The part of an RNA shown here (small-subunit ribosomal RNA, 5' domain) has 516 nucleotides and comes from an uncultured bacterium. Rfam family: Bacterial small subunit ribosomal RNA.
[in-house]
Context: one part of a larger RNA
RNA sequence: GAUGAACGCUGGCGGCGUGCUUAACACAUGCAAGUCGAACGGAGAGGUCUUGUGUUUGCACAAGAGUACUCAAGUGCCGAACGGAUGAGUAACACUCUGGGUGAUCUGCCCUGCACUGUGUGAUAAGCCUGGGAAACUGGGUCUAAUACCAUAUAAGACCUCAUAGAAGAUGGUGUGGUGGAAAGAUUUUGCAGUGGGGGAUGAACCGGCCGACUAUCACCAUGAUGGUGGGGUAAUGGCCUACCAAGGUCGCGACCGGUGAUUCCGGAUGAGAGGGUGUAAGGACUCCUUGAGACUGAGAUACGGACCAUACUCCUACGGGAGGCACCAUGGUCGAAUAUUGCCCAAUGGGCGCUAGCCUGAUGCAGCGACUCCGCGUGGGGGAUGAAGGACUAUCAGGAUGUAAACUCCUUUCGCUAUCGACGAAUCCAUUUUGUGCUGACGGUACGUAGAUAAGAAGCACCGGCUAACUACGUGCCAUCACUCGCGGUAAUACGUACGGUGCGAGCGUUGACC
Numbered sequence: 001g002a003u004g005a006a007c008g009c010u011g012g013c014g015g016c017g018u019g020c021u022u023a024a025c026a027c028a029u030g031c032a033a034g035u036c037g038a039a040c041g042g043a044g045a046g047g048u049c050u051u052g053u054g055u056u057u058g059c060a061c062a063a064g065a066g067u068a069c070u071c072a073a074g075u076g077c078c079g080a081a082c083g084g085a086u087g088a089g090u091a092a093c094a095c096u097c098u099g100g101g102u103g104a105u106c107u108g109c110c111c112u113g114c115a116c117u118g119u120g121u122g123a124u125a126a127g128c129c130u131g132g133g134a135a136a137c138u139g140g141g142u143c144u145a146a147u148a149c150c151a152u153a154u155a156a157g158a159c160c161u162c163a164u165a166g167a168a169g170a171u172g173g174u175g176u177g178g179u180g181g182a183a184a185g186a187u188u189u190u191g192c193a194g195u196g197g198g199g200g201a202u203g204a205a206c207c208g209g210c211c212g213a214c215u216a217u218c219a220c221c222a223u224g225a226u227g228g229u230g231g232g233g234u235a236a237u238g239g240c241c242u243a244c245c246a247a248g249g250u251c252g253c254g255a256c257c258g259g260u261g262a263u264u265c266c267g268g269a270u271g272a273g274a275g276g277g278u279g280u281a282a283g284g285a286c287u288c289c290u291u292g293a294g295a296c297u298g299a300g301a302u303a304c305g306g307a308c309c310a311u312a313c314u315c316c317u318a319c320g321g322g323a324g325g326c327a328c329c330a331u332g333g334u335c336g337a338a339u340a341u342u343g344c345c346c347a348a349u350g351g352g353c354g355c356u357a358g359c360c361u362g363a364u365g366c367a368g369c370g371a372c373u374c375c376g377c378g379u380g381g382g383g384g385a386u387g388a389a390g391g392a393c394u395a396u397c398a399g400g401a402u403g404u405a406a407a408c409u410c411c412u413u414u415c416g417c418u419a420u421c422g423a424c425g426a427a428u429c430c431a432u433u434u435u436g437u438g439c440u441g442a443c444g445g446u447a448c449g450u451a452g453a454u455a456a457g458a459a460g461c462a463c464c465g466g467c468u469a470a471c472u473a474c475g476u477g478c479c480a481u482c483a484c485u486c487g488c489g490g491u492a493a494u495a496c497g498u499a500c501g502g503u504g505c506g507a508g509c510g511u512u513g514a515c516c
Stems, first nucleotide, its partner, number of pairs: 001515001003513001005512005012377004017372001018370002025333001029330002034078001036076001039075002042071003048065007084289001087286001095212001097209001100207003105204002110200003114196003118152003127142006160178001162175003185192001221249001226246007263285003267278001270275001291310002313324004341367001343366002349363001350361004380411004390402001393399001415457001417452004425443001430438003460505005465486002472499004482487001
């Protein structure tokens, strides 16, 4: 000098930030991913009309029609792979380089452009009926729908086979023939949706190059191990896997083994630089979401709030059997020197779904707590000597010093207090009219502004032997203590304790830890 700090004493206000560094310990409760009725069968309570019945002539009840609206549960589409948290593992193509390659690759939604969307069948959930179970849940029968599932027609530079020109290190391009192979509607307003193919964009995957930690008290390592051929597998290359064959491969330029309180980078701190040390917050990448393993669905996961199996733990049970995963946001426990509210809102920004209205969103925006950091402001200003009193000091009891300090007088009112006014952030969407108007604010009755009253409500901490700015008295008597260090203290201690005085910094001051 700097800090995600802690501790001691003290503490007025505001702003920007920041806050479990320890147990990747175990978690009660609430919440964090839904949405679409313009895909579907259904369901609901209204209002309107018609008919009938009863009427106290107000109306009530029942049935039917068509209309607009809404929707628990269910089928279906999309999303749930984003966003959020964590740093356990990992010494590795994990990260890094504004670095390259893919003629070895995929890419939902989106953009662009080409061609299409014909015909038809059978089920099933919900519902209804009926069982089993303490529960979680689950069986049977029967009915029905779709943008669910399936068949069929048609189509292509898609796929397979064959051929071909040029170029190339290379699997790319083009052409003939054959095979197989798509689609879905809803709404009535612009428009939305579906299928195949091309191009783009975005995202992802793989490959290899360089630099970037330690250790030799680790010197040999390796048997799918190194390469080839055939096959399998993948979106795709490859011992990625497999059969056979060969006898290879890495390493003193450190292989292999081991340890790490090792995620990594942009960065940030220090320093003239070089360097050594660091990776909190914000941002990128990776990794993981009780532990271990393998898969399904899907454009994308080997999936934090999905499923299966196993592990440990916790909970419920009628003992037969079941349920769970806060390293989401809050919160309680525990560990610890130590780290916050079981808050408000979707108003803004962004995301998911939806034609829209809108719904959801602990992302985000805000508020709360903490002097935890940094920054700003205040705790008054001018005058005022009879240099008051008090406390402290003393060769001189005369005095100097505290000290213009106080009192007293004049002035001001920041911040705070009281009252009043009151936002920007808002423009969309939408409504109505026609280019105008209206609607929407969690923060917040907050910020800002105005007015009022009164110096009123607001100063401490450490140090004073040298280093080092700042001295005396009393107490103590090698005791009690102090001390980074040198050292101080054994009866006149500027070094211990207290007081007066002084010095430094100031809403802080000092101490401790770790870093330069």